Transfer RNA from Chionoecetes opilio, 73 nucleotides, folded computationally. The source organism's lineage runs through Eukaryota, Pancrustacea, Altocrustacea, Pleocyemata and Chionoecetes.

RNA sequence: AACUCUGUAGUGUAGUGGUUAGCACGCUCGGCUUACAACCGAGAAGUCCCGGGUUCAAAUCCCGGCGGAGCGA
Numbered sequence: 001a002a003c004u005c006u007g008u009a010g011u012g013u014a015g016u017g018g019u020u021a022g023c024a025c026g027c028u029c030g031g032c033u034u035a036c037a038a039c040c041g042a043g044a045a046g047u048c049c050c051g052g053g054u055u056c057a058a059a060u061c062c063c064g065g066c067g068g069a070g071c072g073a
Stems, first nucleotide, its partner, number of pairs: 003070005010025004018056001027043005049065005
């Protein structure tokens, strides 16, 4: 090189064509406490890797690129 899998908040992940893209940890603010932790409440953080195609409609299907993992030697 070839083949297979994979890319979604800071991290790990769910989401099999249509609902406001959700959950956990983390982070910020408030409550509680003498204080810290724990706990409770609220909040911020996603151009869904990039480009194109199919479709009335794409995170989801197809093609190419880039990155990662695997397989084989």